[in-house]
Context: one part of a larger RNA
C1' cells in the first nucleotide's frame, strides 16, 4: 500500500422488510449429470454452466459409430512429361459413392506450336471441427451503470509511499459547494444519439372525411376537400427558469404555481483502470506439437432422439373470478416473389381446389384473444384436467420405421394448490390475454419483439446477500 475480520462509523441496491405471482409436489417439453451404447460427436460446470453455443439433428447439417470406397486427394497455387476436349447420354455391377465399357460432341490464336479447360504420372504441397484458451489475437461473460481508476507539476517522507482523491455539507454520481500544500488534467459520471409523451410548421397518396353533391343492401364507395386522425421531415418545449420556506448569503433540499410533461419525465444505446491464468484453438485468425493410402476425403445406414435414476429451465393443469356453446366488439408491431395468397367451391376437420390482388400506408397473411351479451354445467376426479394408447386421414419432403407437424373419432392417466427450501417484480411494472418475426422444405411450450386488460405494497434499514467511502486490528500478500 492492499486484502481480510462472526471490528466500528456513514451510505446505497427488489438486499431484507411490506405485498403480488411463482418454482420445489403432478403430467409433458427442453437442457444437463449419470448410466447405457458400436456411437449415443464436441464445448459450457457456483453466482457468471444446465430452453447455453444450437435463430430450428429424418437425409443434409455432422464434427460420432459400422460398413463400402479414394490417395496430388472434396478445395488452392505451381513445375516437368504425356495426353485429350470438357460435358452429356446409355449399359453392367452396386446400398450409394464409385468402378468398367460404349456412343456422341469439339473452344481461341493460328498451326513447328501456344493458350483457357480436363485427364494420367511424378513432385512441391493440399487437408485436419486433431492437441494446447495455462503460448496467443479477436470477441464475450462477471463484479457493475457500481462510482470509481489514474496522471503532470509541486509539497511531505531515508524509502515503500502519501498528499491531490481526506474533511464539512450535498447528489443517482469523485454530482456540485465550502474548506484544505496543493494546483491542474485524463479515463469514467452527466450531456451530446435513438425512442416515447405535448404543440406548431411543411407535405396530402396508397392515408383521412368535417361541410357540399352523388350513391348503396352496406360502405370514403364516387366527385370533392387536406380541416381532423395519421404518416414523416423540421422546429419549439423542461432550465430548479419562477414564487415561498429551509440551508452557510453556497451547493442543494422541501412545498407551490404554470404546464402535455418537473426536478436525470419514461425506455434504450452507451460498460472506466482492472479482477476471475473466467469462456471460446469447434465462428474466425494464429505460434508450437501431432496425423499424411489417414486424425484427410466421398458414400450408404445408424447415432446425436437411448433410460433404473438425479437436478435446472419452462408449458399445461388441479377448476365456478371457471369449463363449454352461440352471438358481438377493440390493437400494435411485423412479414410477403421459386413469396403472401383473397373471393368462390369441396371436406366434420387438418386440408384440397381456385387463382383475384400485391415487390405492397393500396393486396394478402388476418381471426386478435382475454372482453361484452345470452345460454348451459352445480361441487363431482366432474361437461375440471389433458398425458397415454388405438384407428382413420392431411401436409412438407427423394424419403416421416428408427425420428416430423397437424386433423377427426375413440381412449381418458397423474393431478384437489404442492415438505425443507427457493425465484421474479416498485407502474403501464407484476399478473393475465392474444399477435408477429427470425431460424425454416417441414417442425417452437424456446428465443426476439408487439400491443390489450391491468393491480397490491414499501413502516423502515435491526437482520441476510452484494457494493461504495472513512477508520481500526492483523502472525496474510
Nucleotide at each position: 500500500u492492499g486484502a481480510c475480520g462472526g471490528g466500528g462509523g456513514c451510505c446505497c441496491g427488489c438486499a431484507c422488510a411490506a405485498g403480488c405471482g411463482g418454482u420445489g409436489g403432478a403430467g409433458c417439453a427442453u437442457g444437463u449429470g449419470g448410466u447405457u451404447u458400436a456411437a449415443u460427436u464436441c464445448g459450457a460446470u457456483g453466482c457468471a454452466a444446465c430452453g447455453c453455443g444450437a435463430a430450428g439433428a429424418a437425409c443434409c447439417u455432422u464434427a460420432c459409430c459400422a460398413g463400402g470406397g479414394c490417395u496430388u486427394g472434396a478445395c488452392a497455387u505451381g513445375u516437368a512429361u504425356c495426353u485429350g476436349g470438357c460435358g452429356u447420354g446409355c449399359a453392367u455391377g452396386g446400398a450409394a459413392a464409385c468402378a468398367u465399357g460404349c456412343a456422341u460432341u469439339u473452344c481461341c490464336c493460328u498451326u513447328u506450336g501456344g493458350g483457357a479447360c480436363g485427364g494420367a504420372u511424378a513432385c512441391a504441397c493440399a487437408g485436419g471441427u486433431g492437441g494446447u484458451g495455462c503460448a496467443u489475437g479477436g470477441c464475450u461473460g462477471u463484479c457493475g451503470u457500481c462510482a470509481g481508476c489514474u496522471c503532470g507539476u509541486g509539497u511531505c517522507g531515508u524509502g515503500a509511499g502519501a498528499u491531490g482523491u481526506u474533511g464539512g455539507g450535498u447528489u443517482a454520481a469523485g454530482u456540485c459547494c465550502c474548506g484544505c500544500a496543493a494546483c491542474g488534467a485524463g479515463c469514467g459520471c452527466a450531456a451530446c444519439c435513438c425512442u416515447u409523451g405535448c404543440u406548431c410548421c411543411u407535405a396530402g397518396u396508397u392515408g383521412c372525411u368535417a361541410g357540399c353533391g352523388g350513391g348503396u343492401a352496406g360502405a370514403g364507395c364516387c366527385g370533392a376537400g387536406c380541416a381532423c386522425u395519421c404518416u414523416a421531415g423540421g422546429a419549439g418545449g423542461a432550465c430548479u427558469g419562477c414564487c415561498g420556506g429551509g440551508g452557510a448569503c453556497g451547493a442543494c433540499c422541501c412545498g407551490g404555481a404554470g404546464g402535455a410533461a418537473g426536478g436525470u419525465g419514461g425506455g434504450g444505446a452507451u460498460g472506466a483502470c482492472g479482477u476471475c491464468a473466467a469462456g471460446u484453438c469447434a465462428u474466425c485468425a494464429u505460434g508450437c506439437c501431432c496425423c499424411u493410402u489417414a486424425u484427410g476425403u466421398c458414400c450408404u445406414g445408424g447415432g446425436c432422439u437411448a433410460c433404473a435414476c438425479a437436478c435446472g429451465u419452462g408449458c399445461u393443469a388441479c377448476a365456478a373470478u371457471g369449463g363449454c356453446c352461440u352471438g358481438u366488439a377493440c390493437a400494435g408491431a411485423g412479414g410477403g416473389a421459386u413469396g403472401c395468397g383473397a373471393a368462390g367451391g369441396g371436406g366434420u376437420g387438418a386440408c384440397c381446389u381456385g387463382g383475384a390482388g400485391c415487390g405492397g400506408a393500396u393486396c394478402c397473411c388476418a381471426a386478435a384473444a382475454a372482453g361484452c351479451a345470452g345460454g348451459u354445467c352445480u361441487a363431482a376426479g366432474u361437461u375440471c384436467g389433458g398425458a397415454u394408447c388405438g384407428c382413420a386421414g392431411g401436409c412438407u419432403g427423394c424419403a416421416a420405421c428408427c425420428c416430423g407437424c397437424c386433423u377427426g373419432c375413440g381412449u381418458g392417466a397423474a393431478g384437489c394448490c404442492g415438505g425443507a427450501a427457493u425465484c421474479g417484480c416498485u407502474a403501464g411494472u407484476a399478473a393475465u390475454c392474444g399477435c408477429g418475426g427470425g431460424u425454416c422444405a417441414g417442425c417452437a411450450u424456446a428465443c426476439c419483439g408487439c400491443g390489450g386488460u391491468g393491480a397490491a405494497u414499501a413502516c423502515g434499514u435491526u437482520c441476510c446477500c452484494g457494493g461504495g467511502c472513512c477508520u481500526u486490528g492483523u502472525a496474510c500478500a